Source information
Model confidence (mean pLDDT): 81 of 100. Small-subunit ribosomal RNA, 3' major domain from a Candidatus Dadabacteria bacterium, 489 nucleotides, folded computationally.
[in-house]
Context: one part of a larger RNA
RNA sequence: UGACGGAAGGGCACCACCAGGAGUGGAGCCUGCGGCUUAAUUUGACUCAACACGGGAAAUCUCACCAGGCCCGGACACUGGAAGGAUUGACAGAUUGAGAGCUCUUUCUCGAUUCGGUGGGUGGUGGUGCAUGGCCGUUCUUAGUUGGUGGAGUGAUUUGUCUGGUUAAUUCCGAUAACGAACGAGACUCUGUCCUGCUAAAUAGUCCUCGCGUCUCUUUUCGCGCGGGGAGUUCUUCUUAGAGGGACUGGCGGCGUCUAGCCGCACGAGAUUGAGCAAUAACAGGUCUGUGAUGCCCUUAGAUGUUCUGGGCCGCACGCGCGCUACACUGAAGGGAUCAGCGUGUUCUCCCUUCCCGAGAGGGACGGGUAACCCGCUGAACCCCCUUCGUGGUAGGGAUCGGGGCUUGCAAUUGUUCCCCGUGAACCAGGAAUUCCCAGUAAGCGCAAGUCAUAAGCUUGCGUUGAUUACGUCCCUGCCCUUUGUACA
Numbered sequence: 001u002g003a004c005g006g007a008a009g010g011g012c013a014c015c016a017c018c019a020g021g022a023g024u025g026g027a028g029c030c031u032g033c034g035g036c037u038u039a040a041u042u043u044g045a046c047u048c049a050a051c052a053c054g055g056g057a058a059a060u061c062u063c064a065c066c067a068g069g070c071c072c073g074g075a076c077a078c079u080g081g082a083a084g085g086a087u088u089g090a091c092a093g094a095u096u097g098a099g100a101g102c103u104c105u106u107u108c109u110c111g112a113u114u115c116g117g118u119g120g121g122u123g124g125u126g127g128u129g130c131a132u133g134g135c136c137g138u139u140c141u142u143a144g145u146u147g148g149u150g151g152a153g154u155g156a157u158u159u160g161u162c163u164g165g166u167u168a169a170u171u172c173c174g175a176u177a178a179c180g181a182a183c184g185a186g187a188c189u190c191u192g193u194c195c196u197g198c199u200a201a202a203u204a205g206u207c208c209u210c211g212c213g214u215c216u217c218u219u220u221u222c223g224c225g226c227g228g229g230g231a232g233u234u235c236u237u238c239u240u241a242g243a244g245g246g247a248c249u250g251g252c253g254g255c256g257u258c259u260a261g262c263c264g265c266a267c268g269a270g271a272u273u274g275a276g277c278a279a280u281a282a283c284a285g286g287u288c289u290g291u292g293a294u295g296c297c298c299u300u301a302g303a304u305g306u307u308c309u310g311g312g313c314c315g316c317a318c319g320c321g322c323g324c325u326a327c328a329c330u331g332a333a334g335g336g337a338u339c340a341g342c343g344u345g346u347u348c349u350c351c352c353u354u355c356c357c358g359a360g361a362g363g364g365a366c367g368g369g370u371a372a373c374c375c376g377c378u379g380a381a382c383c384c385c386c387u388u389c390g391u392g393g394u395a396g397g398g399a400u401c402g403g404g405g406c407u408u409g410c411a412a413u414u415g416u417u418c419c420c421c422g423u424g425a426a427c428c429a430g431g432a433a434u435u436c437c438c439a440g441u442a443a444g445c446g447c448a449a450g451u452c453a454u455a456a457g458c459u460u461g462c463g464u465u466g467a468u469u470a471c472g473u474c475c476c477u478g479c480c481c482u483u484u485g486u487a488c489a
Base pairs, nucleotide, nucleotide: 001489002488003486004485005484007483008482009481010480011479012478013477016473017472020437021436022435023434024433027325028324029323031321032320033319034318035316036315043054044053065311066310067309068308069307071305076119077118078117079116080115086113089108090107092105093104094103123299124298126297127296128295132293134287135286136285137283138282139281144183145182146181148179149178150159151158152157162174164173165172188276189275190274194245195244198242199241200240201239204236205235207230208229209228210227211226212225213224214223251265252264253263254262255261327430331389332388333387334386335385336384345374350369351368352367354365355364356363357362396427401422402421403420404419405418443465444464445463446462447461448460449459450458
């Protein structure tokens, strides 16, 4: 000077607690990991910081694993053989999983492209992440880190970087042997909320007209909602997207060294929207299986290269993790009504409408869209209204299994997905333990995208419905400072 302390004092965090909410842990199933099994069940990762992670939803491919079969994609150099033929290919039969001339029988064919040997290359999802680059994760989401000049000390070092107050913050105020600075924090970038102000719009509307429905006592006016058409005259509120503006603790009142700031109120669309980025120093954290990034080692024709066929990664006495579906009446079933926002979409074939056929999955025929134009106003789900059920392992639950179909694909068996009929398991709220979370948040609900021939119990986003309980503390678990102890470095 660090590290540590079952030392002390400050401060902080829902990866801590408190007050609560939703759970997980129990059941069935999905999925990852271990174990067991296996010809193989390829492999990395193991506290936070491995385990719905490797964008890892593997039928073939992927693919690295297993059982087998071909191929050379062995450059180049030297050397040997060699036009009297180095070598290449092949029908049929045998052989073979195979219509592989792979090999064998048999002969034809090719023509210096090759073949044998030695050296040397090349390839490798082979090894080593404890040889490395790059990238990522973590320490660490906290406030921390450093040097110049000066001061102190023989020196390592220290001061600056602080008793105090304050802040989300080494953020500021102030104090001061320090002064003035740098990185990080903040500022910044994106996003959300406001603009009847500007710029505009035949891919957005408004507007005009026609039709339908509805409301009032009947009609016409008028009003509301929906749909078709038209005009390119009006306008830009709604929509889109550019430039700008707007909020600064600015105003008022308390508290406060009357400093920094804190609390409350008003005016206002906002008086803490949510993300991105993110220092110094480290770890022998992860990745050689992202890479034609890469050292060294191994292998290299009976291949660890590469390709083909089949299998495996899915195997099931068991243990663990992330999840989905439930255990019902705040519900299930059948009708009816009614509302989104992110996205995405075809030259080798994507997104689909409409009509017809089919119980349905789905099929057929026209047709639009390279898209604010078409799908599509994505008429989403929960929710809402009516009816049935009536506390029964029941019309809750939908596992398991039987039969029959459609679709994708060369191929569906170990059942890709999906549909129909039947079957109808556990489960009646989950022990010890444990996770996440404070506002448009938790939770419920679906949708889109990624993967994708087929295709979401996952992930990444998106909207819709929308609480309870804190607005605190250091008790537990940890983190940051200061003081202190140390036989540790």

The sequence was found in a public genome assembly. The organism belongs to Candidatus Dadabacteria, within Bacteria.